[in-house]
Context: one part of a larger RNA
Molecule: large-subunit ribosomal RNA, domain I
Organism: Pseudomonadota bacterium
RNA sequence: GGCGCACGGGUGGAUGCCUAGGCGAUCUGAGGCGAAGAAGGACGUGGACAGCUGCGAAAAGCUCCGGGGAACCGCUAACAGGUUGUGAUCCGGAGAUCUCCGAAUGGGGCAACCCGCGCAGGGACUACCUGCCAGCCCGCGGUGAAUCCAUAGCCGCGCGGCAGCCAAGCCAGGGAACUGAAACAUCUUAGUACCUGGACGAAAGGAAAGCAAAAGCGACUCCCCUAGUAGUGGCGAGCGAACGGGGAUCAGCCUAAACCCGACCAGUGCAAGCGUGACGGCGUUGCUGGCCGGGGGUCGUGGGAUCCUGCAGGAGGACCGUCACGUCCUCCGUCGAGUUACCAAGAGCCAAGCUAGCGGAACGGCAUGGAAAGGCCGGCCACAGAGGGUGAAAGCCCCGUAGGCGAAAGCGCGGCUCCUCGAGCAGGACACCCGAGUACCGCAGGACACGUGCAAUCCGGCGGGAAUCUGGGAGGACCAUCUUCCAAGGCUAAGUACUACAGAUCGACCGAUAGUGAACUAGUACCGCGAGGGAAAGGUGAAAAGAACCCCGGCUAGGGGAGUGAAAUAGUACCUGAAACCGUGUGCCU
Numbered sequence: 001g002g003c004g005c006a007c008g009g010g011u012g013g014a015u016g017c018c019u020a021g022g023c024g025a026u027c028u029g030a031g032g033c034g035a036a037g038a039a040g041g042a043c044g045u046g047g048a049c050a051g052c053u054g055c056g057a058a059a060a061g062c063u064c065c066g067g068g069g070a071a072c073c074g075c076u077a078a079c080a081g082g083u084u085g086u087g088a089u090c091c092g093g094a095g096a097u098c099u100c101c102g103a104a105u106g107g108g109g110c111a112a113c114c115c116g117c118g119c120a121g122g123g124a125c126u127a128c129c130u131g132c133c134a135g136c137c138c139g140c141g142g143u144g145a146a147u148c149c150a151u152a153g154c155c156g157c158g159c160g161g162c163a164g165c166c167a168a169g170c171c172a173g174g175g176a177a178c179u180g181a182a183a184c185a186u187c188u189u190a191g192u193a194c195c196u197g198g199a200c201g202a203a204a205g206g207a208a209a210g211c212a213a214a215a216g217c218g219a220c221u222c223c224c225c226u227a228g229u230a231g232u233g234g235c236g237a238g239c240g241a242a243c244g245g246g247g248a249u250c251a252g253c254c255u256a257a258a259c260c261c262g263a264c265c266a267g268u269g270c271a272a273g274c275g276u277g278a279c280g281g282c283g284u285u286g287c288u289g290g291c292c293g294g295g296g297g298u299c300g301u302g303g304g305a306u307c308c309u310g311c312a313g314g315a316g317g318a319c320c321g322u323c324a325c326g327u328c329c330u331c332c333g334u335c336g337a338g339u340u341a342c343c344a345a346g347a348g349c350c351a352a353g354c355u356a357g358c359g360g361a362a363c364g365g366c367a368u369g370g371a372a373a374g375g376c377c378g379g380c381c382a383c384a385g386a387g388g389g390u391g392a393a394a395g396c397c398c399c400g401u402a403g404g405c406g407a408a409a410g411c412g413c414g415g416c417u418c419c420u421c422g423a424g425c426a427g428g429a430c431a432c433c434c435g436a437g438u439a440c441c442g443c444a445g446g447a448c449a450c451g452u453g454c455a456a457u458c459c460g461g462c463g464g465g466a467a468u469c470u471g472g473g474a475g476g477a478c479c480a481u482c483u484u485c486c487a488a489g490g491c492u493a494a495g496u497a498c499u500a501c502a503g504a505u506c507g508a509c510c511g512a513u514a515g516u517g518a519a520c521u522a523g524u525a526c527c528g529c530g531a532g533g534g535a536a537a538g539g540u541g542a543a544a545a546g547a548a549c550c551c552c553g554g555c556u557a558g559g560g561g562a563g564u565g566a567a568a569u570a571g572u573a574c575c576u577g578a579a580a581c582c583g584u585g586u587g588c589c590u
Base pairs, nucleotide, nucleotide: 001589002588003587004586005585006584007583009582010581016575017539018538021510022509023507024506025505026504027503028502029501030499031498032165033164040101041100042099043056044055045054047079051075052074062095063094064093065092066091067090071083072082073081106115107114108113116133118132119131120130121129122128135162136161137160138158139157140156141155142154143153169200170198171197172196173195174194180187184234210217211216221248222247223246224245225244231239232238252491253490254489255435259295260294261293262292264290265289266288267287268286273282274281275325276324277323278322279321280320300469302434303433304432306429307428308427309426310425311424313332314331315330316329317328318327319326334423335422336421337420338419346418347417348416349415350414353411354410355409357405358404363378364377365376366375379396380395381385387399388398389397440464441463442462443461445459446458447457450476471486472485473484474483475482526533527532546574549561550560551559552558
C1' cells in the first nucleotide's frame, strides 16, 4: 500500500415524520381606484435600528364613537424608560395628519430633483409660511377684427366633465407565421397569437323590411338535440350550418315626418292681420323660408296627421277689452304606472344583511411514564362525536362546534309613505306624412358553414341612382302567383362569460430537488448597458430549563468535567441521520 472484517468514529444530508406555504375546486360577496391626487414608488420615521412590517415632519403613530377586559410598548430577546380598572395594548366604524415622485397638472427635468424677486393672503418689504398658477371638452358671462350688424378670436367664471391604473371576461379597428395538406401556391393553422381603441359589472345582442310553407311561429341571449346531417372543399387536407324540437330566463318601449304653437334670423311689407259675430282698440302685425324648442305621433288585422259625426266628470283661468260660441291650460276627482329601458328629480321611515363581538352542555380515579389525551375502572353531555391545541392518542382541559344573541358609527338588496309621471273610443271624408345620395344596379372585394359558384342574404370602396301604401323588402339566380314583413333613427333588465380582490368550505392534490420562481429579508441575492434572466436557503426541546462553577487554551476558537433535561452522538454547525468519501483497530497478502 491492497483486500476483508469490526467501530454507539468523522464527514455528508438521503430517508422517515412534520408544516408555517402552495395547487385545484365549490358557494357567496365584491366587481373597481383616481385631480378631494390613484396604482406603484423614493426618502424618512423607534431611546438605541441593518432588514421586513406599520406609519408620514402630527411619521410602529393622533382624535372621537363602539367592542373588549388585563396586560402592553410589531417581527425581536435583552437593556433603558414608560403606558394601563380615570379601562391601556388589541379589534371594528368615522375622522385628522399624510414629505417627494408618479396621470403629475406653475415651468423644466437624467422620476423622487431644479427654477419661478409668478399671483393672492400672512409676516418686518426681501427671509419665511399658506393657498393658487397645465391641457382639452362643455356651460355661462364679458370683450370683440377683416366687415355695418354679426361671427371668428381673446379674457374670465364653474365641488362641471375628461385624463392615469387594473387579473380575466366583452365589443370594435388592424392582423401573422410555424403548422396541416405526409412537398406546395388556393385552402388550413385562424380572424387564432399579437398590436391598438373603447366600455362594463358584465359586455355584446334585442322587440321582425324575421322565420316558415298552404300549417303556422312571434324580440334578444345562453344550454341540449337536430348533426358531423344538409352543404362547402386543389370535392384534397379539411371546414361545417339552419329550419324544427326540448330547456334557462322573460319586457317591452322612445323618436323622425305630416299638423299646431312659440322664440330667433332672413325676405316681402303698412295692408290683407289680431279664432268667429257686435262695439271699441292694437299694428316690425301677417305671409314665405331657415333653424331651435314645446305639443302631436310611432304602425303592418297598415298606422298617423287634417276635417266631419257620435259617446266620455267637476271647478277655475287664458286666447287685445266686454258678451256668446269655440279652443287651450291648470287644479280636484277616477284609473294606472314609477327611478334598469319604457318621461323624470328626489325625500323620509322601516328592515334582512355586511363591517368588531357575546354567550354556548358534559369527568373523575388508579397504574405506567418525563409528561396521559393511550390502558383499566366508574360517570356525564349531545340541535354540540366538524376541526385545532394541550408534555403520547381528549365529545366532557383550552379554542371552538350545533343552536341562540348583538352595533354608537358607516354601508345597505328590498318594503312603505311622501312625491313624481301618464291616460280616450268608434265611424266617415280627404290623399298630407310614414327615416335618400338611402334602397337598388354595375365593377372589384369582405362577411355569411357557403373558396364566384345557378349565389340569394349582410357589409363597406368607386361609379350610377328610385318609390311613399295604387308604396316597398324578403321567401337562396331570375319571373309570375301566393305568403310574409315594413329598411335606410334610438333605448332596453333577466337568463350568459370571467375572477385581480374578500369570506366560508372541500380535496383517492404536493409535502421542502415536491408544491408557486418564492413555506425563510423572493421577483430578494446575483447576472446583464438594456429588454430581460433569476437562485439557494424550513425542523433543538414539552418548556430555554440555551449549560452557573472548575480545567486546557491567546481574557480565543474548540474541547474536558459539573449542571439542566426523558434524552445533550437533542448543545443553537442542534429531529431522524442512508451512501459516496476520510479515518481507527485487526487478519491476510505484498